[in-house]
Context: one part of a larger RNA
């Protein structure tokens, strides 16, 4: 000097950070991903007309409002955690002629013709529930067939160009294949090129300790084929060869997320990987895939498994490493808080709906900053406490006393900026301002042997005890203990741990 610190004593206000470092231990409760009636078919409410009449019900048009269901887009972002993992996983720097990209933006063409379902709904059955069967109806920007294809894709073969090799690009040709949805015209569908971000995949270097781990390896190392996949590859698979890697440390094993960064120091360099970013992993464990541009998916789906709840024992629910908050573990770490007003994200043509992203508040001296706890004056100097050579000395201008101020706290009374835009402010009646008023409400830790700045008096008597190193205590102890001076630092001081 530092710390996401804890402990011991102490403790007035702000202002900005910052707070489960231990059990990736187990979670009660309530929120954290929804939105769209300007896709769709239905059902309920209500208000106004009509009809029928049992006069209070039924049918029925019209608006408006809701909405299970069906479709869309969105749940692959945002937020969390650090278990894994010595690895192309991070960091740098290339390469993609070996790749993909929803919404956005550019530019060009294009939106044609049918046709079959099916959920909701109704019956009916099961069933304790979860929840599922049968059968009958319907819709659609769900699904499916068919037309058309400038350009796109495959197959064959052609020119022309360019390249680091497989080869790319253009251009013409035949064959064969893919489109579309519609909407109360405000949005919106298809196919092509480019573009933007944003991803995938490969390579070079770089990345921690042990040899008291020396050999390791069978899809294992190539190889012409296949298959898979956006995309190259033993990535898979059949068959052929025997290959690869290792001491310039392979395997093993033990630890670890990696980086921008922080901390320390003159620097090299050590350390560390909180909170802010930016990549990566994970989501009870393990394991699969499905849908989708994009996931092998935290608050989806299946299988195991181990806990935990319901059960009618037959079967079924459930995942806080989301914000909160239990309870365990710990030396030890916060509110079951207010709002979407502001950034910003998801949907909507919009109005707006959803947002524990976020924004703001509560707690903690946890930490840096800043204030204050009062100033000016006042004795050759009170009382009182310590000392003492009994004269004195010190506390000490300190107090008392006079004068004077009011920051902070506390009253009172106005009161924002953040809003951009008519409206719209959780913070918040806060921040600020004025205006009364009182010195009132506000200092305490630690040390005074050296080193290290600060000394005496008593108590003890190698006893009690101290101690960071040297060491101190056995009768005058400046090293214990008190006291009364002193020094240091100050809302804090000191101790412990841990890093330079």
């Nucleotide at each position: 000097g530092g710390u996401g610190a804890a402990c011991g004593c102490u403790g007035g206000c702000g202002g900005c950070g910052u707070g489960c470092c231990u059990a990736a231990c187990a979670c009660a409760u309530g929120c954290a991903a929804g939105u769209c009636g300007a896709g769709c078919g239905g059902u309920g409410u209500g208000u106004a007309g009509g009809a029928g009449c049992u006069u209070g019900c039924u049918c029925u048009u019209a608006c408006a409002c809701a909405u299970a269901g069906c479709g869309g887009c969105g749940g692959a972002c945002g937020g969390g955690u650090g278990a894994g993992u010595a690895a192309c996983g991070c960091g740098u720097g290339g390469a993609u002629a070996a790749c993909c990209u929803g919404c956005c933006g550019a530019u060009u063409c294009c939106u044609u013709g049918g046709g079959a379902a099916u959920a909701a709904c109704a019956a009916u059955g099961a069933g304790a529930a979860a929840u599922c069967a049968u059968u009958g109806c319907u819709a659609a920007u769900g699904c499916c067939c068919g037309a058309u294809a400038a350009g796109c894709u495959u197959a064959c073969a052609c020119g022309g160009u360019c390249g680091c090799a497989u080869g790319g690009c253009c251009g013409a040709g035949u064959a064969a294949g893919a489109a579309a949805a519609g909407g109360c015209g405000a949005c919106g569908g298809g196919a092509a090129u480019c573009g933007a971000g944003g991803g995938g995949u490969c390579c070079g270097c770089g990345u921690c300790u042990g040899a008291u781990u020396a050999g390791c390896u069978a899809g294992u190392u190539g190889g012409a084929g296949g298959g898979g996949u956006a995309a190259c590859g033993g990535c898979c698979c059949a068959c052929c060869a025997a290959g690869g890697c290792a001491a310039c440390g392979a395997u093993c094993a033990g630890u670890a997320g990696c980086c921008g960064g922080c901390c320390u120091g003159a620097g090299a360099g050590g350390g560390c990987a909180a909170u802010c970013g930016g990549c990566c992993a994970c989501a009870u464990u393990g394991g699969g895939a499905c849908u989708g541009a994009g996931a092998c998916a935290c608050g989806g789906c299946c299988c195991a498994a181990a806990c935990u709840c319901c059960u009618a024992c037959g079967g079924g629910a459930g995942g806080c490493a989301g914000c909160a908050g239990u309870g365990g573990g710990g030396a030890a770490u916060a509110u079951u808080g207010c709002a979407c007003a502001a950034u910003g994200g998801a949907c909507g043509g919009a109005a707006g709906u959803c947002u524990g992203a976020u924004g703001c508040a509560g707690c903690a001296a946890c930490g840096c900053c800043g204030c204050g706890u009062g100033a000016g004056g006042g004795a050759a100097g009170a009382a009182g406490g310590c000392u003492c050579u009994c004269g004195g000395g010190u506390c000490g201008u300190a107090a008392a006393c006079c004068u004077c101020u009011a920051u902070c706290g506390a009253g009172u009374g106005g009161g924002a900026c953040g809003a951009a835009u008519a409206a719209u402010g959780a913070c918040g009646g806060u921040a600020c301002c004025a205006c009364a008023g009182u010195a009132a409400g506000a200092a305490g830790c630690c040390c005074c042997g050296g080193c290290u700045a600060a000394c005496u008096a008593c108590g003890u008597g190698c006893c009690a005890g101290c101690a960071g190193c040297c060491g101190c205590g056995g009768u005058a102890a400046u090293a214990c203990g008190u006291a009364g001076g002193g020094g240091g630092c100050g809302a804090g001081c000191g101790u412990u741990a841990c890093c330079c």
Model confidence (mean pLDDT): 86 of 100. The part of an RNA shown here (small-subunit ribosomal RNA, 5' domain) has 500 nucleotides and comes from an uncultured bacterium. Its Rfam family is "Bacterial small subunit ribosomal RNA".